The RNA shown here (Glycine riboswitch aptamer) has 108 nucleotides and comes from a Paenibacillaceae bacterium. Lineage of the source: Bacteria > Bacillati > Bacillota > Caryophanales > Paenibacillaceae. It matches the Rfam family "Glycine riboswitch aptamer". Rfam links the family to the GO term glycine biosynthetic process. The sequence was found by an Rfam model in a public genome assembly. Model confidence (mean pLDDT): 76 of 100.
RNA sequence: AUGAUGGCAGAGGGAGAGACUGGAGCGGCUUAAUGGCCGGCUUCGGCGCCGAAGGAGUAAACCGGGGGAACCGGCGAAUCUCUCAGGCAAAAGGACCUUUGCACGGAC
Numbered sequence: 001a002u003g004a005u006g007g008c009a010g011a012g013g014g015a016g017a018g019a020c021u022g023g024a025g026c027g028g029c030u031u032a033a034u035g036g037c038c039g040g041c042u043u044c045g046g047c048g049c050c051g052a053a054g055g056a057g058u059a060a061a062c063c064g065g066g067g068g069a070a071c072c073g074g075c076g077a078a079u080c081u082c083u084c085a086g087g088c089a090a091a092a093g094g095a096c097c098u099u100u101g102c103a104c105g106g107a108c
Stems, first nucleotide, its partner, number of pairs: 006104001007102007018047001020046007027038004048088003054084001055082003062074004
């Protein structure tokens, strides 16, 4: 002089999959009333799906056992897989990317 990577916070961008279906309650409209409509909100189910909150599994490498190999165990990544959780109109959320600020920090 600069201030990587990473941490916290703000801003912007940000995909996928049924605004499916049944019951109950609440609310609105309508009726003299029973009732009907909206399926708007909540909740409990049914079937079908999504993966980019989180979670779980896992390759090589490395480590240990064994003379060595096979084998056994440990550690071990993901946007890969699973789908517990979460999600399937909008809203919210959203891995990740960009950018700004703050504090630290050590590559050069």